The prediction has a mean pLDDT of 85. c-di-GMP-I riboswitch aptamer from Methylotenera sp., 87 nucleotides, folded computationally. The model forms 95% of the base pairs in the Rfam consensus. The sequence was found by an Rfam model in a public genome assembly. Lineage of the source: Bacteria > Pseudomonadati > Pseudomonadota > Methylophilaceae > Methylotenera.
[in-house]
This record gives sequence, structure tokens and C1' cells, in this order.
RNA sequence: AACAAAAUAGGGCAAACCAUCCGAAAGUUUGGGGCGCAAAGUUACCGGUCUAAGGAGCGCAGGCUCUAUGGCAGCGGAAUUGCUAAA
Repeated sequence: AACAAAAUAGGGCAAACCAUCCGAAAGUUUGGGGCGCAAAGUUACCGGUCUAAGGAGCGCAGGCUCUAUGGCAGCGGAAUUGCUAAA
């Protein structure tokens, strides 16, 4: 220096829920809180999935159906960045 491995150490993030912010909603912001996570760092490129304001169709009406330009990175893939690494 390289390969392999999963220990150690420093730590990191933060589910549900509560309050709060934005939003039509799905969801999101901030604080508390910890279910968990070796990328649970980042990116909507691909698949999947959630919502339906607006639009289209139906209905006497209440409404119903379809649709993402709106979301989910803690659904999977992919891209990219990063800490430690003993015997």
C1' cells in the first nucleotide's frame, strides 16, 4: 500500500406520537420525542406507491370515476458523496 472481515472508538440520523408552519390533500417546516437505520447523507433518472386542487366524463342533486403538473429518498433499483476499519 492492497484485499478481506466485522469488532472497537468517535459519533450521526430520527419512526410513531404531541405542539407548531405551509398545503386542497398526500405530505412538509420547527421543537420535543426515539421506532429503528452502516449511508434512514443527497438526487424524482427507472419501477412502485399516496393525494386529486385544476381538468375531463357521468349524475336532478349529494357526489362518483379517470388524470400529476403535486408528493413519498424511512418502498426497491440506479447515480453521487462521506466516517471508522484492530486482531